[in-house]
Context: one part of a larger RNA
RNA sequence: UGACGGGGGUCCGCACAAGCGGUGGAGCAUGUGGUUUAAUUCGAUGAUACGCGAGGAACCUUACCUAGGCUAGAAUGUGAGCGCUGACCAGUGAAAGCUGGUUUUCCUUCGGGACGCGAAACAAGGUGCUGCAUGGUUGUCGUCAGCUCGUGCCGUGAGGUGUUGGGUUAAGUCCCGCAACGAGCGCAACCCCUAUAUUCAGUUGCCAGCAUGUAAUGAUGGGGACUCUGAAGAGACUGCCGGCGUAAGCCGCGAGGAAGGUGGGGAUGACGUCAAAUCAUCAUGGCCUUUAUGCCUAGGGCUACACACGUGCUACAAUGGCGGAUACAGCGGGUAGCGAAGGGGAGACCUGGAGCCAAUCCUCAAAAGUCCGUCCCAGUUCAGAUUGGAGUCUGGAACUCGACUCCAUGAAGGUGGAAUCGCUAGUAAUCGCGCAUCAGCCAUGGCGCGGUGAAUACGUUCCCGGACCUUGUACA
Numbered sequence: 001u002g003a004c005g006g007g008g009g010u011c012c013g014c015a016c017a018a019g020c021g022g023u024g025g026a027g028c029a030u031g032u033g034g035u036u037u038a039a040u041u042c043g044a045u046g047a048u049a050c051g052c053g054a055g056g057a058a059c060c061u062u063a064c065c066u067a068g069g070c071u072a073g074a075a076u077g078u079g080a081g082c083g084c085u086g087a088c089c090a091g092u093g094a095a096a097g098c099u100g101g102u103u104u105u106c107c108u109u110c111g112g113g114a115c116g117c118g119a120a121a122c123a124a125g126g127u128g129c130u131g132c133a134u135g136g137u138u139g140u141c142g143u144c145a146g147c148u149c150g151u152g153c154c155g156u157g158a159g160g161u162g163u164u165g166g167g168u169u170a171a172g173u174c175c176c177g178c179a180a181c182g183a184g185c186g187c188a189a190c191c192c193c194u195a196u197a198u199u200c201a202g203u204u205g206c207c208a209g210c211a212u213g214u215a216a217u218g219a220u221g222g223g224g225a226c227u228c229u230g231a232a233g234a235g236a237c238u239g240c241c242g243g244c245g246u247a248a249g250c251c252g253c254g255a256g257g258a259a260g261g262u263g264g265g266g267a268u269g270a271c272g273u274c275a276a277a278u279c280a281u282c283a284u285g286g287c288c289u290u291u292a293u294g295c296c297u298a299g300g301g302c303u304a305c306a307c308a309c310g311u312g313c314u315a316c317a318a319u320g321g322c323g324g325a326u327a328c329a330g331c332g333g334g335u336a337g338c339g340a341a342g343g344g345g346a347g348a349c350c351u352g353g354a355g356c357c358a359a360u361c362c363u364c365a366a367a368a369g370u371c372c373g374u375c376c377c378a379g380u381u382c383a384g385a386u387u388g389g390a391g392u393c394u395g396g397a398a399c400u401c402g403a404c405u406c407c408a409u410g411a412a413g414g415u416g417g418a419a420u421c422g423c424u425a426g427u428a429a430u431c432g433c434g435c436a437u438c439a440g441c442c443a444u445g446g447c448g449c450g451g452u453g454a455a456u457a458c459g460u461u462c463c464c465g466g467a468c469c470u471u472g473u474a475c476a
Base pairs, nucleotide, nucleotide: 001476002475003473004472005471007470008469009468010467011466012465013464015460016459019423020422021421022420023419026314027313028312029311030310031309032308033307034305035304042053043052064300065299066298067297068296069295070294076123077122078121081117082116083115086103087102088101089100090099091098092097105114106113107112125289126288128287129286130285134283135282136278137277138276139274141272146185147184148183149182150181151180152161153160154159165176166175167174191266192265193264194263196234198232199231200230201229202228206223207222210221211220212219237260240254241252242251243250244249316416320375321374322373323372324371325370326369332363333362334361337356338355342351343350344349382413387408388407389406390405391404392403393402429452430451431450432449433448434447435446
């Protein structure tokens, strides 16, 4: 100087407390361990691995296994030489490949070129090893308020001071003081979205007023008022008022205002820590391999299953289930696409093909909600696992191993031990909708969107993590 302390002081955080909802019990989905296997490819392992890399494992992917093949190789360049290169057929085979046969491409300035084969050779290839040789990228402490420098001063020196102190703040934020005076990286602000109104602009959006028309509909003329769209500038700064305070600042169901004290959310992550993660995104040193640890192909595996754990979904019901009627969104996506009306089917779906490269058409039905009816507390009209049968769709192909529909079947489960997680407001809880990946889909995952919409916080003694000052130390 740090680090540590079941030392002290001050402060903060859904850290505790106060509340609400879960997990841990059940079934299923998914990841992991273990076991099994010819193979169950590899990586990630306290917090910071385990619905993680994977934003889509039937083939492909695919790296694994078995079997069959190739050896300058699957790609590209140089290339002597050959123009039988290209196309078609046959045999063999699971295919890849191997063997055989037939025919003979285009341009031409006739030199050759395109295109292809091809000996030798040079450069191959490797998801093989080392993340403890590395770059790059990332997690975490932590969006915590810290981490440093120049000059000066103090100290023999390591180093200190500044950065400590008194206040204040979300903040090393600001004020005051001070052998310090300044500065940098962080904080904040500048950026994006959202909440308000104004101006400008009105098509595909809108329709108040004026007309036209219809069974009905902005359908039509027209209009820019309104909603909305999308550009500009405005607006919030403790600016004003009162109280407290030297100041910074704090307090006020104070005014004005759509918004009030960082308005809400996002992006943004200092010096560093964990020899943290990644050689399998990529790049790369070294090592290893070169008729194989490379390459091609078929089939299998990654989907196994006495078991254990994590993360989720669905439930155990009446604030509910079922039947009928009926209302209101937003973000998005669409041409190898979205696919309307109409028709068929009990349904998945089929047919059909209008319109749309989309504020125009389609996806589009929002669901919870509301109204009416029914069930009457039961393993039930709860719950839906499992299994049998019949089908639909995608795809070359659903056996291993797809999703969906209908009929039948109707398991466990009556709110869950010790323990443990999330959340402070348009949040939790609850309800549906969209997108990426994608032929299809094992999505209950991920990322977004809107609808309905709470409870509680006395307080900081305690648990966990962190910041500053101080103290002890046989630690570095």
The prediction has a mean pLDDT of 81. Predicted 3D model of a 476-nucleotide part of an RNA (small-subunit ribosomal RNA, 3' major domain) from a Saprospiraceae bacterium. It was read from a public genome assembly. Taxonomically the source falls in Saprospiraceae (Bacteria, Pseudomonadati, Bacteroidota, Saprospirales).